[in-house]
Context: one part of a larger RNA
Molecule: large-subunit ribosomal RNA, domain IV
Organism: activated sludge metagenome
RNA sequence: CUCUGGUUAAGGAACUAGGCAAACUAACCCCGUAACUUAGGGAGAAGGGGUACCCCGUUAUUGUGAACGAGGACAUCGGGAGCGAGAGGGGGUCGCAGUGAAGAGGCCCAAGCGACUGUUUAUCAAAAACACAGGUCUGUGCGAAGGCGUAAGCCGCGGUAUACAGACUGACACCUGCCCGGUGCCGGAAGGUUAAAUGGAGAGGUUAGCCGCGAGGCGAAGCUUUGAAAUGAAGCCCCGGUAAACGGCGGCCGUAACUAUAACGGUCCUAAGGUAGCGAAAUUCCUUGUCGGGUAAGUUCCGACCUGCACGAAUGGUGUAACGACUUGGGCGCUGUCUCAACCAGGGGCUCG
Numbered sequence: 001c002u003c004u005g006g007u008u009a010a011g012g013a014a015c016u017a018g019g020c021a022a023a024c025u026a027a028c029c030c031c032g033u034a035a036c037u038u039a040g041g042g043a044g045a046a047g048g049g050g051u052a053c054c055c056c057g058u059u060a061u062u063g064u065g066a067a068c069g070a071g072g073a074c075a076u077c078g079g080g081a082g083c084g085a086g087a088g089g090g091g092g093u094c095g096c097a098g099u100g101a102a103g104a105g106g107c108c109c110a111a112g113c114g115a116c117u118g119u120u121u122a123u124c125a126a127a128a129a130c131a132c133a134g135g136u137c138u139g140u141g142c143g144a145a146g147g148c149g150u151a152a153g154c155c156g157c158g159g160u161a162u163a164c165a166g167a168c169u170g171a172c173a174c175c176u177g178c179c180c181g182g183u184g185c186c187g188g189a190a191g192g193u194u195a196a197a198u199g200g201a202g203a204g205g206u207u208a209g210c211c212g213c214g215a216g217g218c219g220a221a222g223c224u225u226u227g228a229a230a231u232g233a234a235g236c237c238c239c240g241g242u243a244a245a246c247g248g249c250g251g252c253c254g255u256a257a258c259u260a261u262a263a264c265g266g267u268c269c270u271a272a273g274g275u276a277g278c279g280a281a282a283u284u285c286c287u288u289g290u291c292g293g294g295u296a297a298g299u300u301c302c303g304a305c306c307u308g309c310a311c312g313a314a315u316g317g318u319g320u321a322a323c324g325a326c327u328u329g330g331g332c333g334c335u336g337u338c339u340c341a342a343c344c345a346g347g348g349g350c351u352c353g
Stems, first nucleotide, its partner, number of pairs: 001348008010339002014337001019334001027051005036041001038171001052093005061085004068078003094098001106332007113324002118130002134169007146155003172319004177249003182246002184242005191237003197231002202226005209218003250268005277311001278308001289305005
């Protein structure tokens, strides 16, 4: 010097990003216990008091229950030995101290998020992430849908719509507005478009033959290469439905007898222009917004306001008792975190061997 422990005057969070770490608290019995609440909780809330030993004393009370007795009986009734538990009260004794050592909750107030118990990044993240009961939608009638496999076959299921599969949301309470123009899905089938196929108009090649002095030309049937019209499903176009499907949910101008503001009016655009509720928020850039509270002093915190850069209703909205090794702010207690350091014990370093 370092590590692990221990003690500390006065102060007591002044430390620090932050009470990180440490300290306080602690068992059992008794008294007592708020808001709020889903009436279960909250709660060990909080906050107080007691605890040793001896005697009264084989205390009161209490668990078990033998011998023995009654009885026809191993039923039942009586009986109480023995063994065990054991308050409360009175009197007394000792110490600074009696759960005498060890082990054994610190507490409260307010807010955010997630209802809860659970689950997770084996080896830097335990959470507000995942899951969850509950809610909704969609598919599926059984050789089910869905899934694995080339197949056989299997799971689903020795189940049958109160079932199974997929998706979203996430207890509970109050609720969940408007838009179907786009995309998706569902339904429709009149019209348009449209594949293979059917069809075969027409065209080309070849040549028996014919024409020609010749070069060459024409050319039936057959074979062959093509091939128009016409017929022709689903799909798409089209017509409807559907948002707890993917998603979306405006701008400008004017107006009231102070001013300000605009219930009101005009106008443009849209599929429709954000309803309830919440709001500087885990969302607010400007921003340390403004006001109030708390502090001597508060970029954090709490309560309001609303000018929401850029909340908003199952990509759920707003609340919410209980719960949380979650996050944030405040307080009481407590302390070497600090003012500011000191000493002690042990291990290591270091020196010597």